[in-house]
Formats: sequence, structure tokens, C1' cells
RNA sequence: GGGCAAUUAGCGCAGCUGGUAGCGCACAUCCUUGACGUGGAUGGGGUCAGGAGUUCGAGUCUCUUAUUGCCCA
Repeated sequence: GGGCAAUUAGCGCAGCUGGUAGCGCACAUCCUUGACGUGGAUGGGGUCAGGAGUUCGAGUCUCUUAUUGCCCA
């Protein structure tokens, strides 16, 4: 230098054919316990990496930038 893939909650990851952003763990509160843990219930937390475009509508499609990984040279 060229190619491919990934980027979504604190962490690990889903998100189907473009139509209300979710799961597990973690966290908070409550119940349970003498206490902790386990277990149960409820709840909070998101600039979907940045920017632009298409569209009535974009996490999803297009372009561009950035970061990370892999391959080729």
C1' cells in the first nucleotide's frame, strides 16, 4: 500500500425482509437470613464508533472518517 471483518448498556453479545433498541452477567431497592451468600420480585442505565446521504421512517441500505483484528504484498 491492497483486501476482509468487527464497532450496540459497565462487561460479553443478539437485533430476521428498514417499522417501539433487547438478552445474560454486573449494579440499585425490596423480600428472604441472626448476618453474609444463594434464591425471588421490581427498577435504573444507550449520541447503536464520528459525520453525511437515501427514505414517510435507518442499529439495519449507500458514501466517508476513525479504532481494533486477520490475510496478501
The RNA shown here (transfer RNA) has 73 nucleotides and comes from a Defluviitaleaceae bacterium. It was read from a public genome assembly. Rfam family: tRNA. The family's RNA type in Rfam is transfer RNA. The coordinates come from a structure-prediction model, not an experiment, and the mean pLDDT is 82. Lineage of the source: Bacteria > Bacillota > Clostridia > Lachnospirales > Defluviitaleaceae.